[in-house]
The prediction has a mean pLDDT of 76. SAM riboswitch aptamer (S box leader), 100 nucleotides, folded computationally. It was read from a public genome assembly, where an Rfam model found it.
RNA sequence: CUCUUAUUCAGAGUGGUGGAGAUACAUAGGAUCUGUGAAGCCACGGCAACCCCUGUUUUCAGGAAGGUGCCAACCUGCGCGAUGACUCGAACAAUAAGAG
Numbered sequence: 001c002u003c004u005u006a007u008u009c010a011g012a013g014u015g016g017u018g019g020a021g022a023u024a025c026a027u028a029g030g031a032u033c034u035g036u037g038a039a040g041c042c043a044c045g046g047c048a049a050c051c052c053c054u055g056u057u058u059u060c061a062g063g064a065a066g067g068u069g070c071c072a073a074c075c076u077g078c079g080c081g082a083u084g085a086c087u088c089g090a091a092c093a094a095u096a097a098g099a100g
Base pairs, nucleotide, nucleotide: 001100002099003098004097005096006095007094008093013044014043015042016041017040021033022032023031028076029075030074045071046070047069050067051066052063053062054061055060080089081088082087
């Protein structure tokens, strides 16, 4: 990088550094956060429970040492498929596990 499967509910921040952007993308818009300091990086802390551990094994229940991940909240629209419509789904994207 590609493929397969699952989830995309909820939860959880301080300090340092940095110095202008950020809220994934889908040629768009709204709204929000931000010099009372954005992104990124580092330290510590925390959340969650995919891998993992325990209960003799699936289910299930519990746990958090380790490998990852995460720690403001969002809405609408265009395009594809289904539907009379509301609407739903796929695709795209993120994370994990496995395979190549």